The RNA shown here (Guanidine-I riboswitch aptamer) has 102 nucleotides and comes from Methylophaga sp. The organism belongs to Methylophaga, within Bacteria. Rfam family: Guanidine-I riboswitch aptamer. For this family Rfam cites "New RNA motifs suggest an expanded scope for riboswitches in bacterial genetic control" (Barrick et al., Proc Natl Acad Sci U S A, 2004). Its family is annotated with regulation of gene expression in the Gene Ontology.

[in-house]
RNA sequence: CAAAUAGAGCGCUAGGGUUCCGAUGAUCAAUGACGGUCAUGCUGGUCCAAGAGCACUCAACCUUCACUGAAGGUCACACGGCGGGACAAAAGCCCGGGAGAU
Numbered sequence: 001c002a003a004a005u006a007g008a009g010c011g012c013u014a015g016g017g018u019u020c021c022g023a024u025g026a027u028c029a030a031u032g033a034c035g036g037u038c039a040u041g042c043u044g045g046u047c048c049a050a051g052a053g054c055a056c057u058c059a060a061c062c063u064u065c066a067c068u069g070a071a072g073g074u075c076a077c078a079c080g081g082c083g084g085g086a087c088a089a090a091a092g093c094c095c096g097g098g099a100g101a102u
């Protein structure tokens, strides 16, 4: 100086909307209780969820050794539209470490 690798899983959060639950309003029914329909994202639960968020686990790479295994090390950095796409719908999800910027 150059090349290669720079990954995956799981749990969670920022965030997100509205399938389901719940809540609120209206309406129908019932009149001991249990209910149905429509509307509204409405603090919430289910649900979705980060390349540039968090934790944990694995994988990978390099070096060494007394080598069918073991030890040590590395796993860095990361500003970012418009627009489009999926699921019920939206989003920091996917297109995307994109287009661009430096």
Stems, first nucleotide, its partner, number of pairs: 007058003011054002015048002020045002022042001023040006060074006077097001079100001083095003
Of the family's consensus pairs, 100% are formed in the model. The sequence was found by an Rfam model in a public genome assembly.